[in-house]
RNA sequence: GCCUCGGUGGCUAAGUGGUAAAGCGUCGGAUUCGUAAUCCGCAGGUCAGGGGUUCAAUUCCCCUCCGGGGCUCCA
Numbered sequence: 001g002c003c004u005c006g007g008u009g010g011c012u013a014a015g016u017g018g019u020a021a022a023g024c025g026u027c028g029g030a031u032u033c034g035u036a037a038u039c040c041g042c043a044g045g046u047c048a049g050g051g052g053u054u055c056a057a058u059u060c061c062c063c064u065c066c067g068g069g070g071c072u073c074c075a
Base pairs, nucleotide, nucleotide: 001071002070003069004068005067006066007065010024011023012022018055027041028040029039030038048064049063050062051061052060
């Protein structure tokens, strides 16, 4: 340099053109003599950034950035 996969709450991670699920964790509560475990509830997301298409984009297209993997042969 080229190809490919990925970037979504603090962490893991699903999703797909129509107001983004879940688990863990944080916080509050229940339970307990207390802690852990368990149960209930709340909060928490510029869906990497920019542009384009569209009535509508996390999703489709283009560019950029970051990360993983592969290739870089013959003469």
This is a predicted structure of a 75-nucleotide RNA (transfer RNA) from Candidatus Heimdallarchaeum endolithica. The organism belongs to Candidatus Heimdallarchaeum, within Archaea. It was read from a public genome assembly. Model confidence (mean pLDDT): 80 of 100.